This is a predicted structure of a 383-nucleotide part of an RNA (large-subunit ribosomal RNA, domain III) from Methanothrix sp. The coordinates come from a structure-prediction model, not an experiment, and the mean pLDDT is 81. It matches the Rfam family "Bacterial large subunit ribosomal RNA". The full RNA is in RNAcentral, with records from ENA.
Context: one part of a larger RNA
RNA sequence: GAGUAGCGUUAAAGCGGGUGAAAAGCCCGCUCGCCGUAAGCGCAAGGUUUUCUACGCAACGUUCAUCGGCGUAGAGUGAGUCGGCCCCUAAGGCGAGGCAGAGAUGCGUAGCUGAUGGGAAACAGGUCAAUAUUCCUGUACCGCUCAAUAGUGCGAUGUGGGGACGAAGAAGGUUAGCUCAGCCAACUGUUGGAAUAGUUGGUUCAAGCCUGUAGUCGUGCCCGGUAGGCAAAUCCGCCGGGCUAAGAUGAGGGGUGACAACGAGGCAGCUUGCUGCCGAAGUGAGUGAUACCCUGCUUCCAGGAAAAGCCACUAAGCUUCAGCUAUUGACGACCGUACCGCAAACCGACACUGGUGCGCGAGAUGAGUAUUCUAAGGCGCUU
Numbered sequence: 001g002a003g004u005a006g007c008g009u010u011a012a013a014g015c016g017g018g019u020g021a022a023a024a025g026c027c028c029g030c031u032c033g034c035c036g037u038a039a040g041c042g043c044a045a046g047g048u049u050u051u052c053u054a055c056g057c058a059a060c061g062u063u064c065a066u067c068g069g070c071g072u073a074g075a076g077u078g079a080g081u082c083g084g085c086c087c088c089u090a091a092g093g094c095g096a097g098g099c100a101g102a103g104a105u106g107c108g109u110a111g112c113u114g115a116u117g118g119g120a121a122a123c124a125g126g127u128c129a130a131u132a133u134u135c136c137u138g139u140a141c142c143g144c145u146c147a148a149u150a151g152u153g154c155g156a157u158g159u160g161g162g163g164a165c166g167a168a169g170a171a172g173g174u175u176a177g178c179u180c181a182g183c184c185a186a187c188u189g190u191u192g193g194a195a196u197a198g199u200u201g202g203u204u205c206a207a208g209c210c211u212g213u214a215g216u217c218g219u220g221c222c223c224g225g226u227a228g229g230c231a232a233a234u235c236c237g238c239c240g241g242g243c244u245a246a247g248a249u250g251a252g253g254g255g256u257g258a259c260a261a262c263g264a265g266g267c268a269g270c271u272u273g274c275u276g277c278c279g280a281a282g283u284g285a286g287u288g289a290u291a292c293c294c295u296g297c298u299u300c301c302a303g304g305a306a307a308a309g310c311c312a313c314u315a316a317g318c319u320u321c322a323g324c325u326a327u328u329g330a331c332g333a334c335c336g337u338a339c340c341g342c343a344a345a346c347c348g349a350c351a352c353u354g355g356u357g358c359g360c361g362a363g364a365u366g367a368g369u370a371u372u373c374u375a376a377g378g379c380g381c382u383u
Stems, first nucleotide, its partner, number of pairs: 013031006032380004040360004046340002050338001051075006060068002080141002082336003086119003092113003098107003122139005142332002145330008153318002158313004166300004172293003177287005182203007204261001208256004215249003220243007228236002262282001265278006301304001346355002362374003
C1' cells in the first nucleotide's frame, strides 16, 4: 500500500426464553423465507471413526462461538435367510504335456483362475444416545451336514434334459400409489348463512400356508421295435400301434397369518419432553403406472453367453452295508454391517459456484420426471 480488496452463487430473517464471563450465529419456542424428479429417501464406489455421549475452546472454522465433521476421554457396528466367502462359468489372465526360439522367453491344449452374469432359504411390529430383514416378540422358510424311525434298486468326473437368454412393437389383466365417498374422533370465537352442516386429523397391516383366477403354452399315457447320443442305458432321439384332451405355467384376488400389532386422540407422572397406561373407525368406488403376469404374444433379420446347482439314465461297483425317499430332532462356521454418500466426510492443495453410477420420488395444474405453488422431509448456504 491499507483498516483497502475480500469474507466463495442475493434461499432471509425477526422476536421471546435458556445456558454462559460474554450470545446476530449455540439450545428451545413462535413467526417468516427456500428446495420439494430435490437442496427429500435408500444403495454402490470411495473415505475410514468423520457416528453417539461427556468435558473443553489454544489452534482449525474466511467474523463470533458457550457451537462443530475441531481437541481429550469413554461408548457404539450382534445375521443359517442381506452382501461376500462358497458352487459355476464369460471376456481376460496363468498354463502340465506340446509347438517355436541360441537363450531369455513367446504362443497354446487339457486344466486352473477370474463377476460385472447363473446357483437354497424371512417377513411384520417393537426397541438403543448411537445397530438392526442382524437384538426382542410373533409367524415362517432352506440345506441334506449329522442322528433316530419307517420304506426301498442305488450308483459318475460319463450320457441326455434343463438352466438358456436378440431387437422392435402392440394389447389385455392386475397391483403399488393417489383421489373421492362412507365411517370414527375432536372443534365450530367474530360478520352473514349453515348443525341432516362445516373444519381438522385418522381410516395401516408383511412373508409364509391353503385355494388356483385373468391369461399363456399345449397333447399326455401305454405297448412293440431301434443302425443315433464315441461304452452301456429302462433315459433322450427316431419308427409303428392303441387309448386319451389331459397337463404345465401363471400375476392378482379370497381365506388364514391377525381375538395380535399399529392407530387419531385421551389420561397419569415428573426431571417439561420424556416415561407409563388406555385406545375409536380401520369400509367402498374411481383413477392408475415405465412395476408384475411377461423368460409371455406378434413381427423382423444382423439369428441373439457358458458352466454348475437341479432332474433322469445307466458303467465300474455295491446290494443285512452304503445310497435313495418320507417324518422327527440337532446343527448352520468365517468376513462386512457405525457414519457420509450429487457431498463440509468421495475426486478437485480449501468446510472450493466444478465432477460423481443405480433405485424410490406424493398433491394441484398439465401430454409430461416440463412449469409454478405445496406435502412428507430437509434447509436459511459461518460475517